Annotation
A computed fold for a 73-nucleotide RNA from a soil metagenome, annotated as c-di-GMP-I riboswitch aptamer.

RNA sequence: GCAAAGCCGGCGAAAGCCGGUGACGCAGAGCUACGGAGCUACGGCGUCUCACGCUAUGCUCGCCGGGCCGCCA
Numbered sequence: 001g002c003a004a005a006g007c008c009g010g011c012g013a014a015a016g017c018c019g020g021u022g023a024c025g026c027a028g029a030g031c032u033a034c035g036g037a038g039c040u041a042c043g044g045c046g047u048c049u050c051a052c053g054c055u056a057u058g059c060u061c062g063c064c065g066g067g068c069c070g071c072c073a
Stems, first nucleotide, its partner, number of pairs: 001026002006021006024062001028069001030068003034065003037060003043055004
């Protein structure tokens, strides 16, 4: 310097995100969805009969790596 979970308000079908509050932690816990991994399934498809399964265009950078930028010795 940043700010987890929780709580309050809002957006979203959800995952999750934004703001306030709050600090679990982080020497890059800065930016980036490019690769991997994971989450969700509105919609679409399937179905052994009604609920379930598959699927990312959605999401996670505080999961890992890459790229860019930055700090210290």

The model forms 95% of the base pairs in the Rfam consensus.